Transfer RNA from Anaerovorax sp. IOR16, 74 nucleotides, folded computationally. It was read from a public genome assembly. The source organism's lineage runs through Bacteria, Bacillota, Peptostreptococcales, Anaerovoracaceae and Anaerovorax. Rfam family: tRNA. Rfam classes the family as a transfer RNA. Its family is annotated with triplet codon-amino acid adaptor activity in the Gene Ontology.
[in-house]
RNA sequence: GCGCUCAUAGCUCAAUUGGAUAGAGUAGCGCACUACGAAUGCGAAGGUUGGGAGUUCGAGUCUCUUUGGGCGCA
Numbered sequence: 001g002c003g004c005u006c007a008u009a010g011c012u013c014a015a016u017u018g019g020a021u022a023g024a025g026u027a028g029c030g031c032a033c034u035a036c037g038a039a040u041g042c043g044a045a046g047g048u049u050g051g052g053a054g055u056u057c058g059a060g061u062c063u064c065u066u067u068g069g070g071c072g073c074a
Stems, first nucleotide, its partner, number of pairs: 001073007010026004019057001029043004050066005
């Protein structure tokens, strides 16, 4: 230098062919339970889907550009 791939909640990951309000586990928080904790149950909260632009009625998903990680080739 070229190609492929990954980036979504604090962390680990889903999200079907572009279509309902982007979800789950875990952590943290609140409540119940307990003598107090742990465990368990319930609840609420937590998101610029790496950044920017475009296509579309509609984008996490498609296109362009850019940043960072990984792999391959030279």